[in-house]
Molecule: c-di-GMP-I riboswitch aptamer
Organism: Bacillota bacterium
RNA sequence: UUGAAUAUGAGGCAAACUUAUCGAAAGAUAGGGACGCAAAACCGUGGAUCUAAGGACAAAAGUCUAUGAUUGCCAGGUCGCCGCU
Numbered sequence: 001u002u003g004a005a006u007a008u009g010a011g012g013c014a015a016a017c018u019u020a021u022c023g024a025a026a027g028a029u030a031g032g033g034a035c036g037c038a039a040a041a042c043c044g045u046g047g048a049u050c051u052a053a054g055g056a057c058a059a060a061a062g063u064c065u066a067u068g069a070u071u072g073c074c075a076g077g078u079c080g081c082c083g084c085u
Stems, first nucleotide, its partner, number of pairs: 004085001012037002017032006035072001041078003045075003048070003054065004
């Protein structure tokens, strides 16, 4: 110096629930709160899943549909901290 692994140290993020707001909903944002996470940082690119306002069909009940959503569902891409052994 490079690679692998993941100890140490400094830290980081924040599930459920709850309050307020936005939204048709799924869900998101902010505060509280910690289930957990070595990328639980970023990107809706591929798959997967959720919702169905609007639209289509239907006598009706309802069914279908993403232009909406989930990166803490998986993969991929991009960036970052440490470096005992």